[in-house]
RNA sequence: UUAGAGAGUUUGAUCCUGGCUCAGGACGAACGCUGGCGGCGUGCUUAACACAUGCAAGUCGAACGGAGUUUUUUCCUUCGGGAGAAAACUUAGUGGCGGACGGGUGAGUAACGCGUGAGCAAUCUGCCUUACACAGGGGAAUAACAACCGGAAACGGUUGCUAAUACCGCAUAACACAGCGAGUGGGCAUCCACAUGCUGUCAAAGGAGCAAUCCGGUGUAAGAUGAGCUCGCGUCCGAUUAGGUAGUUGGUGAGGUAACGGCCCACCAAGCCGACGAUCGGUAGCCGGACUGAGAGGUUGAACGGCCACAUUGGGACUGAGACACGGCCCAGACUCCUACGGGAGGCAGCAGUGGGGAAUAUUGGGCAAUGGGCGCAAGCCUGACCCAGCAACGCCGCGUGAAGGAUGAAGGUUUUCGGAUUGUAAACUUCUUUGACCGAGGACGAAAAUGACGGUACUCGGAAAACAAGCCACGGCUAACUACGUGCCAGCAGCCGCGGUAAUACGUAGGUGGCGAGCGUUGUCCGGAUUUACUGGGUGUAAAGGGCGUGUAGGCGGGGAAUCAAGUCAGAUGUGAAAUGCCGUGGCUUAACCACGGAGCUGCAUUUGAAACUGAUACUCUUGAGUGAUGGAGAGGUAAGCGGAAUUCCUAGUGUAGCGGUAAAAUGCGUAGAUAUUAGGAGGAACACCGGUGGCGAAGGCGGCUUACUGGACAUUAACUGACGCUGAGGCGCGAAAGCGUGGGGAGCAAACAGGAUUAGAUACCCUGGUAGUCCACGCCGUAAACGAUGGAUACUAGGUGUGGGGGGACUGACCCCUUCCGUGCCGGAGUUAACACAAUAAGUAUCCCACCUGGGGAGUACGGUCGCAAGAUUAAAACUCAAAGGAAUUGACGGGGGCCCGCACAAGCAGUGGAGUAUGUGGAUUAAUUCGACGCAACGCGAAGAACCUUACCAAGGCUUGACAUCCUGCUAACGAAACAGAGAUGUAUUAGGUGCCCUUCGGGGAAAGCAGAGACAGGUGGUGCAUGGUUGUCGUCAGCUCGUGUCGUGAGAUGUUGGGUUAAGUCCCGCAACGAGCGCAACCCUUACGGUUUGUUACUACGAAAGAGGACUCAAGCCGGACUGCCGUUGACAAAACGGAGGAAGGUGGGGACGACGUCAAAUCAUCAUGCCCUUUAUGUCUUGGGCUUCACACGUACUACAAUGGCAAUUAACAAAGCGAGGCAAACACGCGAGUGGGAGCGAAACGCCAAAAAUUGUCCCAGUUCAGAUUGCAGGCUGCAACUCGCCUGCAUGAAGUUGGAAUUGCUAGUAAUCGCGGAUCAGCAUGCCGCGGUGAAUACGUUCCCGGGCCUUGUACACACCGCCCGUCAAACCAUGAAAGUCGGUAACACCCGAAGUCAGUAGCCUAACCGCAAGGAGGGCGCUGCCGAAGGUGGGACUGGUGAUUGGGGUUAAGUCGUAACAAGGUAGCCGUAGGAGAACCUGCGGCUGGAUCACCUCCUUU
Repeated sequence: UUAGAGAGUUUGAUCCUGGCUCAGGACGAACGCUGGCGGCGUGCUUAACACAUGCAAGUCGAACGGAGUUUUUUCCUUCGGGAGAAAACUUAGUGGCGGACGGGUGAGUAACGCGUGAGCAAUCUGCCUUACACAGGGGAAUAACAACCGGAAACGGUUGCUAAUACCGCAUAACACAGCGAGUGGGCAUCCACAUGCUGUCAAAGGAGCAAUCCGGUGUAAGAUGAGCUCGCGUCCGAUUAGGUAGUUGGUGAGGUAACGGCCCACCAAGCCGACGAUCGGUAGCCGGACUGAGAGGUUGAACGGCCACAUUGGGACUGAGACACGGCCCAGACUCCUACGGGAGGCAGCAGUGGGGAAUAUUGGGCAAUGGGCGCAAGCCUGACCCAGCAACGCCGCGUGAAGGAUGAAGGUUUUCGGAUUGUAAACUUCUUUGACCGAGGACGAAAAUGACGGUACUCGGAAAACAAGCCACGGCUAACUACGUGCCAGCAGCCGCGGUAAUACGUAGGUGGCGAGCGUUGUCCGGAUUUACUGGGUGUAAAGGGCGUGUAGGCGGGGAAUCAAGUCAGAUGUGAAAUGCCGUGGCUUAACCACGGAGCUGCAUUUGAAACUGAUACUCUUGAGUGAUGGAGAGGUAAGCGGAAUUCCUAGUGUAGCGGUAAAAUGCGUAGAUAUUAGGAGGAACACCGGUGGCGAAGGCGGCUUACUGGACAUUAACUGACGCUGAGGCGCGAAAGCGUGGGGAGCAAACAGGAUUAGAUACCCUGGUAGUCCACGCCGUAAACGAUGGAUACUAGGUGUGGGGGGACUGACCCCUUCCGUGCCGGAGUUAACACAAUAAGUAUCCCACCUGGGGAGUACGGUCGCAAGAUUAAAACUCAAAGGAAUUGACGGGGGCCCGCACAAGCAGUGGAGUAUGUGGAUUAAUUCGACGCAACGCGAAGAACCUUACCAAGGCUUGACAUCCUGCUAACGAAACAGAGAUGUAUUAGGUGCCCUUCGGGGAAAGCAGAGACAGGUGGUGCAUGGUUGUCGUCAGCUCGUGUCGUGAGAUGUUGGGUUAAGUCCCGCAACGAGCGCAACCCUUACGGUUUGUUACUACGAAAGAGGACUCAAGCCGGACUGCCGUUGACAAAACGGAGGAAGGUGGGGACGACGUCAAAUCAUCAUGCCCUUUAUGUCUUGGGCUUCACACGUACUACAAUGGCAAUUAACAAAGCGAGGCAAACACGCGAGUGGGAGCGAAACGCCAAAAAUUGUCCCAGUUCAGAUUGCAGGCUGCAACUCGCCUGCAUGAAGUUGGAAUUGCUAGUAAUCGCGGAUCAGCAUGCCGCGGUGAAUACGUUCCCGGGCCUUGUACACACCGCCCGUCAAACCAUGAAAGUCGGUAACACCCGAAGUCAGUAGCCUAACCGCAAGGAGGGCGCUGCCGAAGGUGGGACUGGUGAUUGGGGUUAAGUCGUAACAAGGUAGCCGUAGGAGAACCUGCGGCUGGAUCACCUCCUUU
């Protein structure tokens, strides 16, 4: 000095693992909506697709000849003109320089291409700079031009003339070059530099100017610049690409090049590259930098800058200092254009522009004024480089759209609980200002003397007016910001989680709010967050992940001492790390963006100097690591051979007779042809009881009778030997359970497959009877397992305790015991670790080294390819697609065909029933115009309904009304009220009208209250819907004993503890113990009633007074208030407790009996039809009124009751008794009378301790004599009574007659534990009338409980769990349907790169016999040299061929994935109902089943062993 933020989502909740997603930044962007100004930048990322048109490289007349124009001028003239000279200008051609720069693009290229650092003793370099020297004298041509000729054109041919700074000899020449010789110095192997002697070779050009002079020319040396070549290091992915390479690697020689080099050629050798990744395939221009990031990194290579490559595709050379050349040439291919068909022309990846492609990218602009470049002496010309302008919010930056005041908090909008709230100081209004835009005026810098495209631009001044200038997205959480309406799992939203099924802050709209703002959102891509590839900085017992085990190669790592070196390492110095960018500072545009200057930095590379601790290297040494030796004991270690007894089966013989066997029970099977059983003998195969043990051995797999032989390893003691020889170990090699395979044996038992019998809805299973491969042996394969300690190997260190196997030492008289030590093998446990569980010296602790493996779930350990295998298959090992989870550990519940303990009329023991009959009643179903509605396991069904003939009534039919049957408000009128008549089923209607006139105030006009009528609308009304929108109420678990809290403690946490444990209780009742201590709601108690007593009071009660009256205060009774019961007392048991048992006393004894009382909660339990209520629906009807009907139907089914089936009974009679609790005025009704009776008449008394209902019934006696009866009473007929407007549908009762089923009830099932069950009657509510129902009351009054195994329900503890909507749970596979991606496939269609052969353009090189030929030589002939032609090597494109790799497509086919409500089963999760799972084999619709071996990641019970504590 600099610097690091997280969140959502798996669960009922928790912690962890782990993926997915979000918030940030960036962009050459695009799209949607919107859009005022300026500055600075940026702008075909796609088709290296095709290009119309114009421009982008020319210049020099001071190199040259000519031509032309103008002016001047001379001469001639036929006066038209001609010839010449001079000057200026223009220029086709020859010549020079430049077109190799500048500009574009990124196709190719994985390469010395690029970056960085070195090297060239192996090189070149025009123009430029410096230095030295030189420039003498000649020659031959040729274009232009002219003539002629060919061609459509492009263009060309022949002849003739001509110049040069064009071309060619000669001379001169060295510090040049070459050869030879010898010297000095240096270096890096070949060698280099310098000086030097001789020989040989090679130069030149002029132009301008009056001149001075200037510009050029030639040679050499040096510099600078630029270029070429070489090397170290770095530079993407794939091993499902492992071998590649013949000019290949090297050498010798020649050639070639500016130069080294297999660069090329001949010959020789056989090398060279590769697991440190060759070759092959894919992809890609590289870098400075840019984006991101705390950094390390990751991604990227637009613009600007450096390098490279390319210029329509491929090949080739020419010229030149420089090219194998973007706007040059030749050839070949494709394409386009012209054509007279003979032949020609072309190359925007320069700037504009066009078409095309695409989501997408601009003007056919101005200027050379500036900067730079080319040419030129210069003037100057050229310059789509460049400078500017135009278009585009494409990006960055700046500015504005006004500022201040302003509350009746205006109007409008939205909302509302109707009060208000909000928009909101926002607006209006007042005052003020003028940035930009607009109008007018002035007007630059950029330019050094002139010259300004930009441009009348920037800027300045003045003017007018708030005047012209705001949108976009979001508002469920993450994430800042909420309401209303609409919609109703629809329409839609969505980045993730997820919203929407009638009250949506999540969809759409509106209001409001939040964010950003000329922009805002969306999409795409990159980095971040992601420590989610972990170098910084991760893991592998159970979450993904340790190789099945060993041996060992390469590699990695490695003990002690002293010494040297200096590769790594560290420090200093030097060079480089271009500029720009980034950072810091300063400055310039008003600021900023932008730009300029300065500084540090650029973490790198190279060279050099030093240090020597550590690593390394070299040689020496040591013994503790490792190994060897010696001595010794232990062992199911391995291989082979032999031997043994028990048992199963079979055979033979004997005895013996009817069964055996098997199972939950059976059957198949065996047996009278003699089984099973039993005795004796024999055969054969396999396995080795007891000992036997969390004992032993082995690397793992694994190893078990005994003996022998051979053999491996470990351990202990010793310390003689070696002297770091070690550890690990990719590949490699070997071993490797079971099953399986091959060949040959063997085969007793067992036993896949298979067969039969059972079970079952089915049973391809579990069970049973048989039974073949196989299991066994030999040899050879296979190479996998839950091959597990789910824990790689090695070394060292880090508390203890206690067993056990083997060995040693000490002590001791001692084999015991004790102490100690080494190696193994267990358990417990501290620190520490861990997500937790747990691990804990045998680590999952602390460290080091090496190997293997992991990176969300599914797809999938699958496909394709490779390797291995006889096969089965093994190994290596993806992708598309799909999901937002999958998972680990632990917690609380719930559940279990898990366990333990306990309770309950739960079972058992009993009593009485139901289920059978008839009837009553409710329900279902059916029916109907309607049979109104609700209630549906327990917890609906004599339930709502404590009482449907009308009413009720909600239903149906028909007839009416529409501000309404009912409420409030307004206006007008009328008091209100109201008999009678007619029509009608009635509601109602009709026209009148008899009667009747009220109350309060009054100014006497009237007004008001209440009521009625009429009218208008607000509204009324609804038993219409939703109990899944609700309140309230209720049921149920359950009168079960539970449900919680505060503080503390434990745990990361959910949570736990308390509340568990030992006892006890009806009870979480109480006691004891305890990291808990307390408390609350429940339990109990308090309340009512009943049982006893006391006391007080009392009339209508009571009565000792004969009755009444009166009196009385004893008894009964009633109403108050007290007392009494508390395990209080005694004994026993118990733990000295709580408590239990027994006893005493007592009216009552352990809660005395009964009632009221119902914790936290569960069931979206019931009820919108009790009531209330949100929302929805209806409004001449779903409201309301009326008449009639229906709710009472009836083949049937179920529930609940009543009455019976009879003798413990029926009937009759007698007489006499004994209750309780209630009820009564629209009522109860006595006496008395009548009637067989229901009842009627009557009306005393009583608003009731007074009068009435009111009589209790069972009891007793007689009779009946076991029958469908003297039982039972249904049904029906007749006659009556009562209530009521009215008993037909449809009431109750009475009398007479009739006299059904029914003789105790199948499977099944209910209630009840004492004043109970059973049985008997009485009362009440509802109610005009109508109970077999309901709610109460009393009378009589039992039996049984051994007990908790079982059924049901419940409570507590514990255990397993894949459940949490909680077992009515979860969940697997086939099949069927739709869609999606993918593998295989007869094939088929392309692409790519090589290879082999054929053909062979242009062209270099080589050769050359034919032809041509100015300069030089030669007198000439001719020669030298050159050109054309021809030939040869190489050679692009093309052709043919077979393979390789790769892509598309393909009938059909395989599996996979996804998809609210399909089919079949029930495999898994609980002991999941046969424990599950792994490997393998067989079988089967399917999950799966079975065999063999293995694992615990199995519940439960018992036993053994070990451990903990005492």
Molecule: small-subunit ribosomal RNA
Organism: Oscillospiraceae bacterium